A computed fold for a 348-nucleotide part of an RNA from an uncultured bacterium, annotated as small-subunit ribosomal RNA, central domain. Rfam family: Bacterial small subunit ribosomal RNA.
Context: one part of a larger RNA
RNA sequence: CUGGGCGUAAAGCGUGCGCAGGCGGUUCCGCAAGUCAGAUGUGAAAUCCCCGGGCUCAACCUGGGAACUGCAUUUGAAACUACGGGGCUAGAGUGUGUCAGAGGGGGGUGGAAUUCCACGUGUAGCAGUGAAAUGCGUAGAGAUGUGGAGGAACACCAAUGGCGAAGGCAGCCCCCUGGGAUGACACUGACGCUCAUGCACGAAAGCGUGGGGAGCAAACAGGAUUAGAUACCCUGGUAGUCCACGCCCUAAACGAUGUCAACUAGUUGUCGGGUCUUAAUUGACUUGGUAACGCAGCUAACGCGUGAAGUUGACCGCCUGGGGAGUACGGUCGCAAGAUUAAAACUC
Numbered sequence: 001c002u003g004g005g006c007g008u009a010a011a012g013c014g015u016g017c018g019c020a021g022g023c024g025g026u027u028c029c030g031c032a033a034g035u036c037a038g039a040u041g042u043g044a045a046a047u048c049c050c051c052g053g054g055c056u057c058a059a060c061c062u063g064g065g066a067a068c069u070g071c072a073u074u075u076g077a078a079a080c081u082a083c084g085g086g087g088c089u090a091g092a093g094u095g096u097g098u099c100a101g102a103g104g105g106g107g108g109u110g111g112a113a114u115u116c117c118a119c120g121u122g123u124a125g126c127a128g129u130g131a132a133a134u135g136c137g138u139a140g141a142g143a144u145g146u147g148g149a150g151g152a153a154c155a156c157c158a159a160u161g162g163c164g165a166a167g168g169c170a171g172c173c174c175c176c177u178g179g180g181a182u183g184a185c186a187c188u189g190a191c192g193c194u195c196a197u198g199c200a201c202g203a204a205a206g207c208g209u210g211g212g213g214a215g216c217a218a219a220c221a222g223g224a225u226u227a228g229a230u231a232c233c234c235u236g237g238u239a240g241u242c243c244a245c246g247c248c249c250u251a252a253a254c255g256a257u258g259u260c261a262a263c264u265a266g267u268u269g270u271c272g273g274g275u276c277u278u279a280a281u282u283g284a285c286u287u288g289g290u291a292a293c294g295c296a297g298c299u300a301a302c303g304c305g306u307g308a309a310g311u312u313g314a315c316c317g318c319c320u321g322g323g324g325a326g327u328a329c330g331g332u333c334g335c336a337a338g339a340u341u342a343a344a345a346c347u348c
Base pairs, nucleotide, nucleotide: 003320004319005318006317007302008301012316014201015200016199017198021194022193023192025088026087027086028085029084030083033081034080035077036076037075038074039073040072041071042070049065050064051063052062053061054060091191092188093187094186095185096183097182098181099180103177104176105175106174107173108172109171110154115149116148117147118146119145120144121143125136126135162169163168206247207246208245209244210243211242215241216240220236221235222234223233258315259314260313261312262311263310266293267292268291269290270289271288272287273286274285275284276283297304298303321348322347323346330341331340332339333338
C1' cells in the first nucleotide's frame, strides 16, 4: 500500500462548532481539463514471449516477429465528472401562527429536617453495637416546650416522564437567553453533508486566591473485632463538599454502538403538536420524541431489528497476537497533581 474490521473478541475521538480537504439535488446551453475513439511520431540494444537456426541435446549463442500496456502531437465524440452561464424547488434556510420542557445565566424568596445557642419544664441516664467500649451527662445530658442563629439540600408531585451536543439539569417567583416540535402559506434558491489541524464546552476528584462551613466526611485520633486489622463496625474529626474568580481536561465521559442521508412487515405503551370525529381525550389518521415486543435480513453467539447491529452512499476517527505499556525517552500543555502524543529491548 492492498485487505478485513470497530455493541460484548483489538478497535467510534467525552461532546459540539468549523477553516483547508473530500463528497454533493434537478434542468437547459456552452466548453473540452478529466474521460473515450482514430491517426502519426517516439518508446536504444539486450532481456521476457512466439516462430526458426547453431553447438550430438540442454544450458548457452543467434535470425525474424510480436511486445514494450508509456509519452507527445493531432483529428474527432460529448454521456458522465470538472469548469462557465441561465433556470427550478423535492435538500437546506428565513418569515408567520401555536405549543411543550428540571435547557442555560442572574436575582429574590419558602417550608420541612439536621446541628448549634438562650430560656422554661424535668431527672438519671443518653448514645452506640452482633455484643461492647471509646464518647456525652448531676457543672443537669437525653426527652419536651418557646425563641433565635446558620449552612446545605429541595419530601410528596415523580414516571420505562421531560429538556440539553455531550457533561448534565428538579422547591417557588421574577429578569435575561439558547434550542426544539407542529400547522398553513409566503420567501431565498443548493446557500448542503462530513471534517485532519484549530476553537469552544466538558461529572467527580484535585489545585490557586478570597469567602463560607449546618450535615456528611478522605486523612487523622480513639474504641472494638482479630493470630495480626495500617480495614470492614462504633465514637469523634480536618481538608473537601458550598460561593466567587482562575486553573485542571480526565471517567465503565456507556447505547461500551461517530455524524449525515435514502430505502426495507407489523403490534403495544407513553410524551409533545396537528387534522377529522364522538355525548365523552371517545375513536381514526398524521407528525416529532421515548420505551417494550417482533417479520425479513444481519450476527460467532448473545442479540439488533424503520431510533438497526438490516440494505446502500458521503466524510471523519480508530484496530492489526498477549505481556513489556498507555510505560520510558523526547515534544506540547499545566502552579502542581498530572494530561496528551508515544516506542524499543526482552519475553510467551
RNAcentral holds the full RNA, with entries from ENA and SILVA.